[in-house]
């Protein structure tokens, strides 16, 4: 230097142009229990960054950026 792949809650993911952006841990109320744990129930909380397309981008484009591989 080139090419391919990925970047979403604290973490580990799922989604694909119009969702309330999922689901488990986590963490915070409650409820259970004699007490902790287990277990149920509500709840906080994310789309790496800029430009462009478009009525509408987290999904599509170029660029960047950072992680991975894998070529010279």
């Nucleotide at each position: 230097g080139c090419c391919c792949c990925g970047g979403u809650a604290g973490u580990g993911u799922a989604g694909u142009g119009g969702u309330u952006a999922u689901c488990a841990c986590u963490c915070g109320a409650c409820c259970c229990u004699g007490u902790c744990a287990c277990g149920g129930u509500c709840g906080c909380g994310a789309c790496c960054c800029g430009u462009g397309u478009u009525c509408g981008a987290u999904u599509c484009a170029c660029g960047g950026u950072c992680g991975g591989g894998g070529c010279g």